This is a predicted structure of a 97-nucleotide RNA (THF (Tetrahydrofolate) riboswitch aptamer). It was read from a public genome assembly, where an Rfam model found it. It matches the Rfam family "THF (Tetrahydrofolate) riboswitch aptamer". From the family's description: Tetrahydrofolate (THF) riboswitch was first reported for Ames et al. as an RNA motif in 5' untranslated (5'-UTR)regions of folate transport and biosynthesis genes in Firmicutes genomes. The prediction has a mean pLDDT of 78.
RNA sequence: UACAGAGUAAAUAUGCGUGCGUUAAGUGUCGGGGGAACGGGGAGUUGUCCUUUGAACGAAAACCUAUGUUGCGGUACGUAUAUUGCAUCCCGCUGGA
Repeated sequence: UACAGAGUAAAUAUGCGUGCGUUAAGUGUCGGGGGAACGGGGAGUUGUCCUUUGAACGAAAACCUAUGUUGCGGUACGUAUAUUGCAUCCCGCUGGA
């Protein structure tokens, strides 16, 4: 100097546990406001996530009288496993040349 490679946060799927809703919240879709995170270091998006607000749409209950059971919900959190994985740029690290 060129080449090759490793590693994060996190995301998704499934299992398990504990809840919430089933008197419809939540999830999902679209628009506005605010914020956060993004390999070891720096920068960082039109991408990601969280929060708030507005709009449209919208559901699976059954048994039972126990306050319980079985279901259901693109439901919340935790956990295990698997898969994917720095948008991108610079530096660093590892390997052989």